[in-house]
């Protein structure tokens, strides 16, 4: 010097000038007994982001519902150990796969409980199968090599599929084959190391167990609902309506779960009409729902798992500890605009000792706008700048 | 803010793991009673987009993009 890989970071700067956005201060002016509250000038200091997005996830925070606990249902998540207020998030391992290598990538529990699915092709797809091929008998035929035919034997060969019921290689066989045998897989079991997933090594088994659970399901955890238009206070508004339900009220005793229940009274009992005396039916109270009306202001509201330095403990994630700081809270919504200088990139052109300088020019400088507050995760994103490492080429 | 549905030829909708149809509509041919009428035929598809799972994805799962649409509530 190329090429990459992973973290971590910036995301245009300085000055005037003219605007919004809400905050304080002074001075006028109105109201008002006052406290104050309102208009108008002037000053002063502050006003987006890494993602403010999408609303995928977790929490605070507030109402609703809930005696506890549990279970069914749904629904999420799924190696193991930490972290965290919790998480599906981060960190560290292990394990599989990718890449020469830094490094990367997995929803990665269970298939010898059950259901189901495995298309085409192929002979045979799930307690499998003989199509070609190889082997033996038999019968015929024969040029004596062997051929047609039957009846078995075989999964080692071919050919099909993602997948063929372990894999090399030896030995055995008529031809074969875990039939045997070695390692290697797989399974059972025990020793060691690990906190654990998991390595690792010994002994048995001759393979008996295909694959899919982002298919039902099983296992283990977790899960109450709705969302700041939650809630609160104040105003202002409740006009005329429907629909079911129901009848009221002292007194004395008892009894608790303390404002309900039981009993009793020769105490009164909302009323009209029919009437078979117990109800129907109309008006009135009263309770529920629905409709309708009202629809402005305060509040929640920004001091919070906060932010910056600094020490500790930890591989990290992150935890304690001290000091220091306070940074937008507007109403469907404010942080824009000129202009002059500088940065960066781009194009044209000049100049060069090829490293690189120098002029001009543009309606060039992303992606995007806080809406209750955090904590992740996606997604977008013009340029750029640090650190660690890798591969490779050259000098020394 | 909160739930829900859907995206498949030019329109309208099926398929819910095994290589995509229907209907309308276009094209071409033939018959015709002349009615834009009947037969037969073909063309037309990135299954919204990127990933994963699996042997196989239009189908499952995740993450974007685009659209419908409740209740509730603004103007």
């Nucleotide at each position: 010097c190329c090429a990459g890989u992973u973290g971590a970071c910036c995301g245009g700067g300085c000055a005037g000038c003219c605007g919004c956005c809400g905050g304080g201060g002074c001075g006028c002016g109105a109201g008002g007994c006052g406290a104050c509250u309102u208009g108008c000038g002037u000053c002063c200091g502050g006003g987006a982001g890494g993602a403010a997005a999408g609303u995928c996830c977790g929490g605070g925070c507030u109402c609703c519902a809930u005696g506890g606990a549990g279970a069914c249902a749904c629904g999420a998540u799924g190696c193991c150990g930490g972290g965290u207020a919790a998480c599906g998030c981060c960190c560290g391992g292990c394990g599989a796969g990718g890449g020469c290598g830094a490094c990367c990538u997995c929803a990665g529990g269970g298939a010898a409980a059950g259901u189901g699915c495995c298309a085409c092709a192929g002979a045979a797809a799930g307690c499998a199968g003989a199509c070609c091929g190889c082997c033996u008998u038999g019968c015929u035929c024969u040029u004596c090599g062997g051929a047609u035919c039957a009846a078995g034997g075989u999964c080692a060969g071919g050919g099909u599929g993602a997948a063929a019921g372990g894999g090399u290689g030896g030995g055995g066989u008529a031809a074969g084959a875990g039939c045997c045998c070695a390692c290697c897989g797989c399974g059972c079991u025990g020793g060691c190391g690990g906190c654990a997933a998991c390595g690792u090594u010994g002994g048995c088994g001759g393979c008996a167990c295909g694959g899919c659970a982002a298919a039902c399901c099983c296992c283990a955890u977790c899960g109450g609902g709705a969302g700041c238009a939650a809630g609160a206070c104040c105003a202002a508004a409740u006009a005329g309506g429907a629909a079911c339900g129901u009848c009221g009220c002292g007194c004395c005793g008892g009894g608790c779960u303390u404002g309900c229940c039981c009993g009793g009274c020769a105490g009164c009992u909302u009323u009209g009409u029919c009437u078979u005396c117990a109800g129907g039916u109309g008006a009135g109270g009263c309770g529920u729902u629905c409709g309708g009306g009202u629809u402005g202001g305060u509040u929640g509201c920004u001091u919070g798992a906060g932010g910056u330095g600094g020490g500790c403990c930890g591989c990290a994630a992150g935890g304690c500890c001290c000091a220091c700081u306070c940074u937008a809270g507007a109403g469907g919504a404010a942080u824009g605009g000129c202009u002059g200088c500088c940065c960066c990139a781009c194009a044209a052109u000049c100049c060069u000792c090829c490293g690189g300088g120098g002029u001009u020019g543009g309606c060039g400088g992303a992606c995007a706008g806080a809406a209750c507050c955090c904590g992740g995760c996606u997604u977008a994103c013009a340029g750029g700048u640090c650190a660690a490492c890798u591969g490779g080429u050259u000098c020394u | 803010g909160c739930g829900u549905c859907c995206g498949u030829g030019g329109c309208u909708c099926a398929g819910g793991g095994g290589u995509a149809g229907a209907g309308c509509g276009u094209c071409c041919g033939c018959c015709g009673a002349c009615a834009g009428g009947g037969c037969g035929g073909a063309a037309g598809g990135u299954c919204g987009c990127c990933g994963g799972u699996u042997c196989g994805a239009u189908u499952c799962c995740g993450g974007c993009c685009g659209g419908g649409u409740g209740g509730g509530c603004c103007a």